[in-house]
RNA sequence: CUCUUAUUGAGAGCGGUGGAGGGACUGGCCCGAUGAAACCCGGCAGCCUUUCAGGGAAGAUUAUUUCCUGAAGUGGUGCUAAUUCCUGCAAAAUACUUUUUGUAUUUUGAUAGAUAAGAG
Numbered sequence: 001c002u003c004u005u006a007u008u009g010a011g012a013g014c015g016g017u018g019g020a021g022g023g024a025c026u027g028g029c030c031c032g033a034u035g036a037a038a039c040c041c042g043g044c045a046g047c048c049u050u051u052c053a054g055g056g057a058a059g060a061u062u063a064u065u066u067c068c069u070g071a072a073g074u075g076g077u078g079c080u081a082a083u084u085c086c087u088g089c090a091a092a093a094u095a096c097u098u099u100u101u102g103u104a105u106u107u108u109g110a111u112a113g114a115u116a117a118g119a120g
Base pairs, nucleotide, nucleotide: 001120002119003118004117005116006115007114008113013041015040016039017038021031022030023029025088027086028085042080043079044078046077047076048075050072051071052070053069054068055067056066057065058064084112089109090108091107092106093105094104095103096102
């Protein structure tokens, strides 16, 4: 970097360094000298792992293997403004316009992005 699968309405700082940007991209709308990015510390607990507890299955029994749930938060990764901040593509419903398009709102699905695990 590519592919597959899962999740994406929960959670988390009134700390230190740092000094002007940031929220992926588009259009919006926001955050920021009452201090952005980045780094450190703290925090969170989603995925994987580890440990413990409970339950189920395989096994004649034991050993062992495996699945589910919960807790801890050890380790890996991640996250720590706003639903992934909203949006983009398609469909449906409603309203307006008007004569078959357009606009607005809502809902659903997809795409894109992000994160994890696995594979190449």